[in-house]
Context: one part of a larger RNA
RNA sequence: CGCAGGAAUCUUGAGGGUGAUUCGACUUUAGUACGAGAGGACCGAGUUGAACGCGCCUCUGGCGUACCGGUUGACCCGCCAGGGUCAUGGCCGGAUAACUACUGCGCGGAAUGGAUAAACGCUGAAAGCAUCUAAGCGUGAAGCCGGCCCCAAGAUUAGGAUUCCCGUGCCGUUAAGGCACCUCAAGGCCACCCGUAGACUACGGGAUUGAUCGGCUGGGUGUGGAAGCGCCGUAAGGCGUGGAGCUAACCAGUACGAAUCGGCCGUGAGG
Numbered sequence: 001c002g003c004a005g006g007a008a009u010c011u012u013g014a015g016g017g018u019g020a021u022u023c024g025a026c027u028u029u030a031g032u033a034c035g036a037g038a039g040g041a042c043c044g045a046g047u048u049g050a051a052c053g054c055g056c057c058u059c060u061g062g063c064g065u066a067c068c069g070g071u072u073g074a075c076c077c078g079c080c081a082g083g084g085u086c087a088u089g090g091c092c093g094g095a096u097a098a099c100u101a102c103u104g105c106g107c108g109g110a111a112u113g114g115a116u117a118a119a120c121g122c123u124g125a126a127a128g129c130a131u132c133u134a135a136g137c138g139u140g141a142a143g144c145c146g147g148c149c150c151c152a153a154g155a156u157u158a159g160g161a162u163u164c165c166c167g168u169g170c171c172g173u174u175a176a177g178g179c180a181c182c183u184c185a186a187g188g189c190c191a192c193c194c195g196u197a198g199a200c201u202a203c204g205g206g207a208u209u210g211a212u213c214g215g216c217u218g219g220g221u222g223u224g225g226a227a228g229c230g231c232c233g234u235a236a237g238g239c240g241u242g243g244a245g246c247u248a249a250c251c252a253g254u255a256c257g258a259a260u261c262g263g264c265c266g267u268g269a270g271g
Base pairs, nucleotide, nucleotide: 001154005165006164007163008162009161010160011159015151016150017149019148022050023049024048025047026046027045028044034039052108053107054106055105056104060101061100062099067094068093069092070091071090072087073086074085075084076083077082112146113145114144119139120138121137122136166270167181168180169179170178171177182268187265188264189263190262192206193205194204195203212258213257214256215254216253217252218251219250222246223245228241229240230239231238232237
């Protein structure tokens, strides 16, 4: 820009896809069929894996330089106590969220239909027989076409459904259109607060009729027993107060702070 008015939401599926399509083991049928024995099935039913693929974070782990604790040296807060800074996050032990694993979890390959290959058949002449083939009709593959998954109406054949929005007068042939005045709808965009999204853009949420972000409060989680005081010990230290104190990204609640002030596009019933 188109899809003969403009929007919002939900869709159909023509047509596409270097999407998927894999392979074992075990149990049973059955020590059956078969076989003198040794050995040992087809078909069918079930279970469990490998690799691969997609998704996820409840569990097990990883990471977690914004959480907690321990600890060495130096310097600083006048000293003690308690802290801060630097030394690879100083070193060490743990760890929430997010992300993540062939180190974790879930799911998938199918079933099934159609037409076939090799092959196996039925009926059957040419050729009184025979013959799966010449006419005709079947069975039959991980393969082919569907089925499953993904994209998809620029599918210009531009589809469908639901809902929403839009003026008066005059001219013109009633239409397209034009002029005047009025009006700028539904809806969208920018800007603003953000994240499940993200290089930018896009996408998604929110915008006071508001829990979108921050803060605060409560909870959870993590750490692992704070400071101060008391008691015990010469002391290092221990015990009590007390599952203490602190606690990021988690879950809620709560308008306390910030989503301001604004701008733009889009018209008027549709050839």
A computed fold for a 271-nucleotide part of an RNA from an Elusimicrobiota bacterium, annotated as large-subunit ribosomal RNA, domain VI. Rfam family: Bacterial large subunit ribosomal RNA. The literature on the family includes a 2001 paper in Science by Yusupov et al., "Crystal structure of the ribosome at 5.5 A resolution". The sequence was found in a public genome assembly.